[in-house]
């Protein structure tokens, strides 16, 4: 840099001792113990591997057979990662419907929806 995913799921113990939730704002978590490190456990199924089905491919005159390669659906979980408060905790930028303000296609605020930005993880 490209692509995919991000409303699901899954925590105990030891050391440590004040922060943490990326940034900012909000709102939360935290001395009933934050970050960090270690141990054990779990979740998930991105990659690898394995199994089953279908397509396909190949073999066969045929009934049919096979799975090296390709696509697809499902299952398992040996391995490589990842993850285990809150939707990526919510918002941030743009657009649209609607509501409020003395309130006009403008401005400010709010609600809902769509898209984006940023970020995270994986694969390349």
């Nucleotide at each position: 840099c490209u692509c995919a995913u991000c409303c699901a799921g899954a925590g105990g113990g030891g050391c440590a001792g004040a922060g943490g939730g990326a940034a900012c704002g909000g709102c939360c978590c935290g001395u009933u113990g934050a970050a960090g490190c270690c141990c054990c456990g779990g979740c998930a199924a991105c990659c690898c591997u394995c199994c089953c089905g279908c397509c396909g491919a190949c073999c066969g005159c045929g009934a049919g057979g096979u799975c090296c390669c390709g696509g697809u659906g499902g299952g398992g979980a040996u391995g490589g990662u990842g993850c285990c408060a809150a939707u990526u905790c919510c918002g941030u930028c743009u657009c649209a419907c609607g509501c409020c303000g003395a309130g006009a296609u403008c401005c400010g605020g709010c609600c809902u929806g769509a898209g984006g930005a940023a970020g995270a993880u994986g694969a390349g």